[in-house]
Parts: sequence; structure tokens; C1' cells
RNA sequence: GGGGACGUGGUGUAACCAGGCAGCACGGCUGGCUCCAGACCAGCAAAUUAGGGUUCAAAUCCCUACGUCCCCA
Repeated sequence: GGGGACGUGGUGUAACCAGGCAGCACGGCUGGCUCCAGACCAGCAAAUUAGGGUUCAAAUCCCUACGUCCCCA
């Protein structure tokens, strides 16, 4: 320099192909239970890398940039 894959809460992941309320697990917080803690039960907070475009509607489709990884030179 060329090509490809990926980017979602604190962490791991689903939803993407085929546009329509962003789900699950762990972790955190609060309450219950307990002498206390753990376990268990109930509840709460927390995320789509950035910008632009298409659309009634974008995590999803298109473009650009950034970042990570892989291949070629």
C1' cells in the first nucleotide's frame, strides 16, 4: 500500500441476513429472608464507535471516518 471480518450496559452475548418496544447471563444497587453473611426470592439502574444519507420508522440498509483483528505485498 491492497483485501476481508468485526465494533451493542461494567463484562460476555442475542436481535442485523428479512428495518418496527434493544433481550438474556454474570456483575452492581435496593428490599425480603438470615443473629450476620452467603445462597435464594423480588425489584431498580446501566448499552447500539462517530458523522452523514435513505425511510413514516435504522442496532439493522448505504457512504465516510475512527478503532480492533486477520490475510496479501
Source information
Transfer RNA from a Candidatus Woesearchaeota archaeon, 73 nucleotides, folded computationally. Rfam family: tRNA. Rfam's curators write: Transfer RNA (tRNA) molecules are approximately 80 nucleotides in length. The family's RNA type in Rfam is transfer RNA. The coordinates come from a structure-prediction model, not an experiment, and the mean pLDDT is 85. The RNAcentral record of the sequence draws on ENA.